[in-house]
């Protein structure tokens, strides 16, 4: 270089939760916050979740429309602190 992860050194990130501000939402940016992470850095490549829209079937109601649920689809998002995968940071045993 590789495995490998330590009460290690120097750093670094910031979970709920709160305020503010984007979004139809999922989610998310900034403040504060600190649950806690050997990459909780950075990546949407496969996969799970999830949202939106759209389509089959179901319940319910009948002021023929709104609502919920299973389940497809989507060259549409979101998620990296869900999992593998890429790069790739530190340096004991």
């Nucleotide at each position: 270089g590789c495995c490998c992860g330590a009460u290690a050194a120097g750093a670094g990130c910031a979970c709920a939760c709160c305020c503010g501000g984007a979004g139809u939402g999922a989610u998310u940016c900034g403040g504060g916050g600190c649950c806690g992470c050997a990459a909780a850095a950075c990546u949407a490549g496969a996969g799970g979740u999830c949202u939106c829209a759209c389509c089959u079937g179901g319940c319910c109601g009948a002021c023929u429309g709104c609502g919920c649920c299973c389940g497809g689809u989507g060259u549409a998002g979101a998620u990296a602190g869900c999992u593998c995968g890429g790069u790739g940071c530190c340096g004991a045993a």
This is a predicted structure of a 93-nucleotide RNA (c-di-GMP-I riboswitch aptamer) from a Gemmatimonadales bacterium. Its Rfam family is "c-di-GMP-I riboswitch aptamer". Its family is annotated with cyclic-di-GMP binding in the Gene Ontology.